This is a predicted structure of a 73-nucleotide RNA (transfer RNA) from a Patescibacteria group bacterium.
[in-house]
RNA sequence: GGGCCAGUAGCUCAUCUGGUAGAGCGCCGCCUUUGCACGGCGGAGGUGCAGGGUUCGAGCCCCUGCUGGUCCA
Numbered sequence: 001g002g003g004c005c006a007g008u009a010g011c012u013c014a015u016c017u018g019g020u021a022g023a024g025c026g027c028c029g030c031c032u033u034u035g036c037a038c039g040g041c042g043g044a045g046g047u048g049c050a051g052g053g054u055u056c057g058a059g060c061c062c063c064u065g066c067u068g069g070u071c072c073a
Stems, first nucleotide, its partner, number of pairs: 001072007010025004019056001027043005049065005
């Protein structure tokens, strides 16, 4: 320098042809217990890497850049 993959909640990751963004773990509260743990119920938490474009509508499609991984030179 070039090719490919990834970037979404605190962490690990979903989101099947574009149509209100979710799960597990973690965190908070309640129930349960003498108390803790386990278990049950509920809740908070997201500018979806950045900028632009297409579209009535973009996490998803297109362009550029950034970061990380990987391969080639």

NCBI's taxonomy places the organism under Bacteria, Bacteria candidate phyla. It matches the Rfam family "tRNA".